Model confidence (mean pLDDT): 76 of 100. The RNA shown here (Bacterial RNase P class A) has 407 nucleotides and comes from Candidatus Sulfotelmatobacter sp. The model forms 97% of the base pairs in the Rfam consensus. It matches the Rfam family "Bacterial RNase P class A". Its family is annotated with tRNA processing, ribonuclease P activity and dimeric ribonuclease P complex in the Gene Ontology. The family's RNA type in Rfam is ribozyme. The organism belongs to Candidatus Sulfotelmatobacter, within Bacteria. A source record names the gene rnpB.
[in-house]
RNA sequence: CAGCUGGACCGGGCGGUCGCUUUCUGCGUCUUCGGGCGCGGGGAGAGGAAAGUCCGAACUCCGCAGAGCAGUGUGCCGGAUAACGUCCGGGAGGCCGGGUUCAAGCCCGUCCGACGGAAAGUGCCACAGAAAAUAUACCGCCUGCGUCCUUCGGGAUGAGGGUAAGGGUGAAAAGGUGCGGUAAGAGCGCACCGCCGCGGCAGCAAUGCAACGGGCAGGGCAAACCACACACGGAGCAAGACCAAAUAGGAAGGGAGCCUGGACUUCGGUCCGGGCACGUGCCGGCUCGGCGCGUAAAACCUUCGGGUAGGUCGCUAGAGCCCCGCAGCGAUGCGUGGCCCAGAGGAAUGACCGUCCCACCGGAGCAAUCCGGCGGACAGAAUUCGGCUUACAGGUCCGGCUGCUAC
Numbered sequence: 001c002a003g004c005u006g007g008a009c010c011g012g013g014c015g016g017u018c019g020c021u022u023u024c025u026g027c028g029u030c031u032u033c034g035g036g037c038g039c040g041g042g043g044a045g046a047g048g049a050a051a052g053u054c055c056g057a058a059c060u061c062c063g064c065a066g067a068g069c070a071g072u073g074u075g076c077c078g079g080a081u082a083a084c085g086u087c088c089g090g091g092a093g094g095c096c097g098g099g100u101u102c103a104a105g106c107c108c109g110u111c112c113g114a115c116g117g118a119a120a121g122u123g124c125c126a127c128a129g130a131a132a133a134u135a136u137a138c139c140g141c142c143u144g145c146g147u148c149c150u151u152c153g154g155g156a157u158g159a160g161g162g163u164a165a166g167g168g169u170g171a172a173a174a175g176g177u178g179c180g181g182u183a184a185g186a187g188c189g190c191a192c193c194g195c196c197g198c199g200g201c202a203g204c205a206a207u208g209c210a211a212c213g214g215g216c217a218g219g220g221c222a223a224a225c226c227a228c229a230c231a232c233g234g235a236g237c238a239a240g241a242c243c244a245a246a247u248a249g250g251a252a253g254g255g256a257g258c259c260u261g262g263a264c265u266u267c268g269g270u271c272c273g274g275g276c277a278c279g280u281g282c283c284g285g286c287u288c289g290g291c292g293c294g295u296a297a298a299a300c301c302u303u304c305g306g307g308u309a310g311g312u313c314g315c316u317a318g319a320g321c322c323c324c325g326c327a328g329c330g331a332u333g334c335g336u337g338g339c340c341c342a343g344a345g346g347a348a349u350g351a352c353c354g355u356c357c358c359a360c361c362g363g364a365g366c367a368a369u370c371c372g373g374c375g376g377a378c379a380g381a382a383u384u385c386g387g388c389u390u391a392c393a394g395g396u397c398c399g400g401c402u403g404c405u406a407c
Stems, first nucleotide, its partner, number of pairs: 001403010012356007020045011047378001051389002054387005059236004066288004071232005076090005091115001093112002096109005117226001121225002123221003138167002140163004146157004175193006194216001195214003200209003240313004250304005257276008277295007320339003324335004357376002360373005
């Protein structure tokens, strides 16, 4: 210097003139004593994503609140966090580069790391291919009873037999490489890898390492059903609370019983209670269970119809932000000190002027620089916060790897 890659930040600055919202305050005035109005002054006023609504919560209501089944979500290990499907550290695995080996493989470095179980069971793998998992012989290789030819070495061809090493198809084809062996081959044998098993060492663990034994189950898919482990009430600021006003405490239909005690009585009955049974509402779905209401002036359910949709609050002091110190590899935690940084309500946070900055284009100049033109991204709070995902003109800083060049 170039390429690749990880992270942090800015994204117009300054000045002036006018304007909007909110909060505090001075003076004056009105007052139903709540506050209103007028003229001033001080402070503050869109984001890193405010977007998506994908996760998690705070908060509010159902609600006094449980167990099981079904359902949903997550899924390597350890940690952080209020929690999460997020983040941090580590591990399996993988791409690339380098080294080493006959080769397979192994070692080192940067980067990615979306990942539990396939020997519990079921299911799928199109097309191609001989055959796609209790799977297979298309081409080929070997053998060679028979037949034909022969230069007598052998050649050709069919039956039968052996083979899965070579070739082909495919994403994937009876673990891989090498040597031996064989009629030709094959874990058939051996060595090295891979895999399985037992225990040993290191580590909190995932996992790794070395040794011993075994020829050894012949794939993939679980974001297929499923099995395993852990977790989980529902709805959501249009949640919800209060005030005021208005209407029709509307109409129709359905709707569950017996026993018993007391009081009153105009002797028809009425009122208050208890027991059992039944009906019904609530608890995300179902079951159990619990709580509440009701059993004939009816709890509750269904249908029709009517009124209101106004105002105040919720609404911004927070799992808040900043500097420093300590602990930790880190995410983060703890401590001292400092700061208050929108709260609109159909929705404010703006307009104009000047100047500077940044990028691009053109001209002048040896250069520094000067002049002119044109542009400055994605995009706007609406209860709040922690993340994830997506969009972004231009620019700054810190780090890693590889290559080239110079010293």